Model confidence (mean pLDDT): 79 of 100. Glycine riboswitch aptamer from uncultured Rhodoblastus sp., 107 nucleotides, folded computationally. Of the family's consensus pairs, 90% are formed in the model.
């Protein structure tokens, strides 16, 4: 140098909980009533905003603590708390794995 550490970046992989419930808005196919030409009006999937109850924990936040350290006080979790975020898909996503870039460092 390499193995190894720290960051940081590109690929893949990655869970778990309601696609409840209400009010408004918008409105697709569709239906259904006036008209019987051309519209009107209702209804209504999704979506958006609000409000409510429930859940979830693997962005982050925050406590306890085995445990560690320079032991006066730090540092610490996948453990709990849900503040936050999140419960159709997408996204997000601790964390693994490979790739590369820096720094560190031993030789």
């Nucleotide at each position: 140098a390499g193995a190894c550490c720290c960051u940081c970046c590109g690929c893949g992989g990655a869970a778990g909980a309601g696609u409840c419930c209400g009010c408004c808005g918008u409105a697709a196919a569709u239906c259904g009533c006036c008209a019987g030409c051309a519209g009107g009006c209702g209804a209504a999937a999704c979506c958006g905003g609000c409000g409510g109850c429930g859940c979830c924990g693997a962005a982050g936040g925050c406590g306890c603590a085995a445990c560690c350290g320079c032991c006066c006080c730090g540092g610490a979790a996948a453990c709990g708390c849900u503040c936050a975020g999140g419960c159709c898909c997408a996204a997000g996503g601790a964390c693994c794995g490979c790739g590369a870039a820096g720094g560190g460092g031993u030789g």
It matches the Rfam family "Glycine riboswitch aptamer". Gene Ontology term of the family: glycine biosynthetic process. The sequence was found by an Rfam model in a public genome assembly.